[in-house]
RNA sequence: AGCCGUUGCGGCGGCUAUAAAUAGGACAUUAAGCCGCAAGCGUUGCCCGGUAUACCGCCGGGCAGGUUGUC
Repeated sequence: AGCCGUUGCGGCGGCUAUAAAUAGGACAUUAAGCCGCAAGCGUUGCCCGGUAUACCGCCGGGCAGGUUGUC
């Protein structure tokens, strides 16, 4: 300097051409992703349509929701 941890800003952290994880400490918890605010991408439930078609699966859309707790 660049890249990455869903996006923006900030933080924290890691990596070096790759996209992963240790991201104040510990123990758990959740499908819920490192943290805060905002978002609502992913993820969850229900409904509708399409494909295939018995079902399951896959794709699109709508509504709702948006990990939690203790020290």